[in-house]
Molecule: glmS glucosamine-6-phosphate activated ribozyme aptamer
């Protein structure tokens, strides 16, 4: 230096690969057919955590593509149940309860910043294919701005 196991870490549209499919090689064949070995591919990004439990498992939004982004493990920040923190419920504090919600109301319109891949260009590879680069091009969700609507009792007091 490499190689094999163990641990560690790291990553969350994340990791992994035995199945079709796909490439190289060598055999077999009558065959566009099969076999052996060896390799590449296997989801492109945006957005997504209050804290601890517990369940269930095709977990949100597009983009390319038009044979594989197929098939399939394994996990997740989503969902759903409880506890407890919290924010908001139309003077202010406070206290019980509903109720929505998670730096924290819902619902329309309007507006606003931000993406990779793809393809192209250029290295590597016999190929499948793989890295780099520098422009483009969403929707969700978030910022704003506008309208609609937004508890029940209880205490303090006029801040």
């Nucleotide at each position: 230096a490499c190689c094999c196991a163990u641990c560690a870490c790291a990553a969350a549209g994340c990791g992994c690969c035995a199945g079709u499919g796909c490439c190289c090689g060598c055999c077999c064949c009558u065959g566009u057919g099969g076999g052996c070995g060896g390799g590449a591919c296997g989801a492109c990004g945006a957005g997504g955590a209050g804290a601890g439990g517990g369940g269930a498992g095709u977990a949100u939004c597009g983009a390319a593509g038009g044979u594989u982004u197929c098939g399939g493990c394994g996990g997740a920040u989503g969902c759903c149940c409880c506890u407890c923190c919290g924010u908001g419920c139309c003077g202010g504090c406070c206290c019980a309860g509903g109720c929505a919600c998670g730096c924290a109301c819902a619902c329309a319109g309007c507006u606003u910043a931000c993406a990779a891949a793809u393809a192209u260009g250029c290295a590597g590879g016999c190929g499948a294919c793989u890295g780099c680069a520098a422009a483009a091009c969403a929707g969700a969700g978030g910022g704003g701005c506008u309208g609609u609507g937004g508890c029940u009792g209880g205490g303090u007091u006029a801040c």